[in-house]
RNA sequence: CGGGCCGUAGUAUACCGGUAGUACACGCGAUUCGGGUUCGCGUAGACUGGGUUCGAUUCCCAGCGGCCCGA
Numbered sequence: 001c002g003g004g005c006c007g008u009a010g011u012a013u014a015c016c017g018g019u020a021g022u023a024c025a026c027g028c029g030a031u032u033c034g035g036g037u038u039c040g041c042g043u044a045g046a047c048u049g050g051g052u053u054c055g056a057u058u059c060c061c062a063g064c065g066g067c068c069c070g071a
Stems, first nucleotide, its partner, number of pairs: 001070007010024004018054001026042005047063005
């Protein structure tokens, strides 16, 4: 320098043009004499910018970051 793949709660991971779900973690409550376990409730997220569209996390372009291949 060229090419490919990936980017979603604190962590891991689904979904996919129409309100983004699950588990763990975290907070509150119940259970207990207390803790743990268990149960219920809750907080928290689409890398950034632009385009297409009635509507974009999803499609397109550029950038940024990570990984891989080639030179």
Transfer RNA from Candidatus Nomurabacteria bacterium RIFCSPLOWO2_01_FULL_46_18, 71 nucleotides, folded computationally.
Lineage of the source: Bacteria > Bacteria candidate phyla > Candidatus Nomuraibacteriota.
Its Rfam family is "tRNA".